[in-house]
Molecule: Glycine riboswitch aptamer
RNA sequence: GAGGUGGUUCCGGAGAAUCUCGUAAGAGUGCCGAAGGUGCAAGGCGAUCAUAUCGCCGAAUCUCUCAGGCAAAAGGACGGAGCAGACAU
Numbered sequence: 001g002a003g004g005u006g007g008u009u010c011c012g013g014a015g016a017a018u019c020u021c022g023u024a025a026g027a028g029u030g031c032c033g034a035a036g037g038u039g040c041a042a043g044g045c046g047a048u049c050a051u052a053u054c055g056c057c058g059a060a061u062c063u064c065u066c067a068g069g070c071a072a073a074a075g076g077a078c079g080g081a082g083c084a085g086a087c088a089u
Stems, first nucleotide, its partner, number of pairs: 002089001004087002007083006017029001019028003030070003036066001037064001039062001043057005
């Protein structure tokens, strides 16, 4: 100095009841997937005489809906720009 991962600031950023009962606390029904989390395909590894079989590892915006969410606000995967400077090459 370069690109990568991470940090931080700004901008953009979807879906789904402003539901029902209740003074409230809370309860119920229907729904959404883009915080987080679950599951697995190819492939890899192991057991085994064995190409069969069994076990383990194994991604996502896919899947589930545990968590979270369903007016606005907030949050928000992801994308763009800036700043600082840690780590590895």